[in-house]
RNA sequence: GGGCGCUUAGCUCAGUUGGUAGAGCAUCUGGUUUACACCCAGGAGGCCCAAGGUUCGAACCCUUGAGCGCCCA
Numbered sequence: 001g002g003g004c005g006c007u008u009a010g011c012u013c014a015g016u017u018g019g020u021a022g023a024g025c026a027u028c029u030g031g032u033u034u035a036c037a038c039c040c041a042g043g044a045g046g047c048c049c050a051a052g053g054u055u056c057g058a059a060c061c062c063u064u065g066a067g068c069g070c071c072c073a
Base pairs, nucleotide, nucleotide: 001072002071003070004069005068006067007066010025011024012023013022019056027043028042029041030040031039049065050064051063052062053061
């Protein structure tokens, strides 16, 4: 320098006919227990890497940039 992949909740990841974002774990509250854990019920938590574009509407399509990983040179 060239090619490919990834970037979504604290962590690991889903979310591809474009229609106002989910799970597990973790965390908080309540229940249960003498207590802790387990278990049960519930809650909070992300404007989806950034900027622009297309569209009535974008995490999702297009462009550019950034970070990380792999391959080639």
Description
Predicted 3D model of a 73-nucleotide RNA (transfer RNA) from Candidatus Peregrinibacteria bacterium RIFOXYB2_FULL_32_7. NCBI's taxonomy places the organism under Bacteria, Bacteria candidate phyla, Candidatus Peregrinibacteriota. The prediction has a mean pLDDT of 83.